A computed fold for a 155-nucleotide RNA from a Bacillota bacterium, annotated as c-di-AMP riboswitch aptamer (ydaO/yuaA leader).
Model confidence (mean pLDDT): 79 of 100.
The sequence was found by an Rfam model in a public genome assembly.
[in-house]
RNA sequence: CCUAAAAACACGCUAAAUUCCCGUAAGGGAAACGGGGGACCCAGAUUUGUGGGGCUAAUCCAGGCACUUGGUUUCUACGGUAAAGUGAGUGCCGGGUAGGGCCAUCUUCCGGUCCGCGCCCGUCAGCUAACCUCGUAAGCGUAGGAAGAGACGUU
Numbered sequence: 001c002c003u004a005a006a007a008a009c010a011c012g013c014u015a016a017a018u019u020c021c022c023g024u025a026a027g028g029g030a031a032a033c034g035g036g037g038g039a040c041c042c043a044g045a046u047u048u049g050u051g052g053g054g055c056u057a058a059u060c061c062a063g064g065c066a067c068u069u070g071g072u073u074u075c076u077a078c079g080g081u082a083a084a085g086u087g088a089g090u091g092c093c094g095g096g097u098a099g100g101g102c103c104a105u106c107u108u109c110c111g112g113u114c115c116g117c118g119c120c121c122g123u124c125a126g127c128u129a130a131c132c133u134c135g136u137a138a139g140c141g142u143a144g145g146a147a148g149a150g151a152c153g154u155u
Stems, first nucleotide, its partner, number of pairs: 011141004018031005032136006042126001051124001052121004060096002063093008072084003075080001099115005105149006
């Protein structure tokens, strides 16, 4: 000097998920942020279904493979366990995508790099003032460029 790993502190990132107070503790309360339910008016009817709905950026689109199922055609010994293509649904795989982050002050521009999951309600909910109610988890580690405008620190 370069690369990799670990620990501590500081700092930073996604997200609503932070701060304060009481209490020995368990636990309780408040603020702040976030979600749901809930009138008139407005909107909307298709309500028993392949149900419907909510949180989240996390939706949607065809394709491949497999399975289930409906009906059609062919074959038939008329028994159908066979073959073909097709409609619907489910799962998996890869691709794309509505949309959503990060690259450490702010704005604009350029460039780069990622995510596009998952969970819940339980036959039930449009919007919705008053009102009612719920959450405050979890998981991580970015260090590009240009212009302008700022803030702080050191000397």